[in-house]
Predicted 3D model of a 103-nucleotide RNA (SAM riboswitch aptamer (S box leader)) from Peribacillus psychrosaccharolyticus ATCC 23296. It was read from a public genome assembly, where an Rfam model found it. It matches the Rfam family "SAM riboswitch aptamer (S box leader)". Gene Ontology term of the family: regulation of gene expression.

């Protein structure tokens, strides 16, 4: 990187250095930000996706953050394609993101 398969309306930040952007991409919207984005350290925290241990009623079971990942405004910040619909909105595709596994 490409493919499979699950998830994605729940959760969880503080300091340091930095010094003007971010909020995947594109338009549009709406938000966040010199009361200081981004990124990168350092501490802290969320979570049962894998692995490990426990437990039971042995199971798509339960429990525990110790391993590896991830994550810590806003629903994946919202709309964008289809299709419904009482016109508030619903469903679903795509897209991305994460785990796993495979090539």
């Nucleotide at each position: 990187u490409u493919c499979u398969u699950a998830u994605c309306c729940a959760g969880a930040g503080a300091g340091g250095u930095g010094g003007a952007g971010g909020g995947a991409u594109a338009u549009g919207g709406c938000c966040c930000u010199u009361u200081g984005a981004a990124a990168c350290c350092u501490c802290g925290g969320c979570a049962a996706c894998a692995g490990g241990u426990u437990c039971c009623u042995u199971g798509u079971g339960a429990a525990u953050a110790c391993u590896g990942u991830g994550c810590c405004a806003a629903u994946u910040c919202c709309a964008u394609c289809a299709g419904g619909u009482u016109c508030g909105c619903c469903u679903g595709a795509u897209a991305g993101a994460u785990a796993a596994g495979a090539a």